[in-house]
Context: one part of a larger RNA
RNA sequence: UUGGGUUUAAAGGGUGCGCAGGCGGCCUGAUAAGUCAGUGGUGAAAGCCCGUUGCUUAACAACGGAACUGCCAUUGAUACUGUCGGGCUUGAGUACAGUUGAGGUUGGCGGAAUGUAUCAUGUAGCGGUGAAAUGCUUAGAUAUGAUACAGAACACCGAUUGCGAAGGCAGCUGACUAAGCUGUUACUGACGCUCAGGCACGAAAGCGUGGGGAUCAAACAGGAUUAGAUACCCUGGUAGUCCACGCCGUAAACGUUGAUAACUCGAUGUUGGCGAUAUACAGUCAGCGUCUUAGCGAAAGCGUUAAGUUAUCCACCUGGGGAGUACGCCGGCAACGGUGAAACUC
Numbered sequence: 001u002u003g004g005g006u007u008u009a010a011a012g013g014g015u016g017c018g019c020a021g022g023c024g025g026c027c028u029g030a031u032a033a034g035u036c037a038g039u040g041g042u043g044a045a046a047g048c049c050c051g052u053u054g055c056u057u058a059a060c061a062a063c064g065g066a067a068c069u070g071c072c073a074u075u076g077a078u079a080c081u082g083u084c085g086g087g088c089u090u091g092a093g094u095a096c097a098g099u100u101g102a103g104g105u106u107g108g109c110g111g112a113a114u115g116u117a118u119c120a121u122g123u124a125g126c127g128g129u130g131a132a133a134u135g136c137u138u139a140g141a142u143a144u145g146a147u148a149c150a151g152a153a154c155a156c157c158g159a160u161u162g163c164g165a166a167g168g169c170a171g172c173u174g175a176c177u178a179a180g181c182u183g184u185u186a187c188u189g190a191c192g193c194u195c196a197g198g199c200a201c202g203a204a205a206g207c208g209u210g211g212g213g214a215u216c217a218a219a220c221a222g223g224a225u226u227a228g229a230u231a232c233c234c235u236g237g238u239a240g241u242c243c244a245c246g247c248c249g250u251a252a253a254c255g256u257u258g259a260u261a262a263c264u265c266g267a268u269g270u271u272g273g274c275g276a277u278a279u280a281c282a283g284u285c286a287g288c289g290u291c292u293u294a295g296c297g298a299a300a301g302c303g304u305u306a307a308g309u310u311a312u313c314c315a316c317c318u319g320g321g322g323a324g325u326a327c328g329c330c331g332g333c334a335a336c337g338g339u340g341a342a343a344c345u346c
Base pairs, nucleotide, nucleotide: 004317005316006315007300008299012314014201015200016199017198021194022193023192025088026087027086028085029084030083031082033081034080035077036076037075038074039073040072041071042070049065050064051063052062053061054060091191092188093187094186095184096183097182098181099180100179103177104176105175106174107173108172109171110154114150115149116148117147118146119145120144121143125136126135162169163168206247207246208245209244210243211242216240220236221235222234223233258313259312260311261310262309263308266291267290268289269288270287271286272285273284274283295302296301319346320345321344328339329338330337331336
């Protein structure tokens, strides 16, 4: 360098945007850089290779040829690639109309529950467990009722559903905002795809400052269990859980399946459009599922939402351990994160 792979064996970056780079639709003109052909020059000699000859042979040597796959110049070819120009609409986008949804941000409002406080009724237990005990309670608990306050989460609807790039998103409602889908054949006319670096977003936990603190609950304390019990169970309980602003930048960040485009049997359910009207029907576009043909696959399985058949671009893998460690560098307030070996050993 060619070749092999990445659902589960090692291996898809957590996700998006995107500069450079790589790749790029249909028709046409020019050019001739890449590309292809011819010619000329050069590509020292020796060596390698082929042939002949000379030392008795061989090594060795001599002669001839080939080769030197390259470079330069020149004359042509123009399919493809490139460059410059013209045109096109199917890729991509815009506008208008309609529509969908837990998409996002920020306000307002609501009821159930929980806890607490006060009052009332009421009396001896309550609570908890496998069984208990710690705990609460005659200073009147638990229970029931009334009133008030607080914080957090939103039962039913609810789904095999929907939306979002991912993380994620669920009471009702106002404002602002982003997105998808469908239709129109109105507009632009390749404006595209991917993307090393880079930038942004990124659950939970954790960190900083200031609030808040109902519930639950690491740590901690006590009670049990047990041979022990630094646990599982129980009673309490602080950080935290919530909010604002700023960090952190990791997850089984999973569909363990990168993005985009095209092609390739069927069956069936479902969401949203179109289908003049209807919760009717055939169909169609965009999703979300199940089963399956061919094909693929080590198998499990995948199967138009591919793990099938192809193309382009990026990322990653190369035996187990040592090790996601050490060292260095970068980032961070820290915790730690990113990058990331070797000796040795099997």
Molecule: small-subunit ribosomal RNA, central domain
Organism: Cytophagia bacterium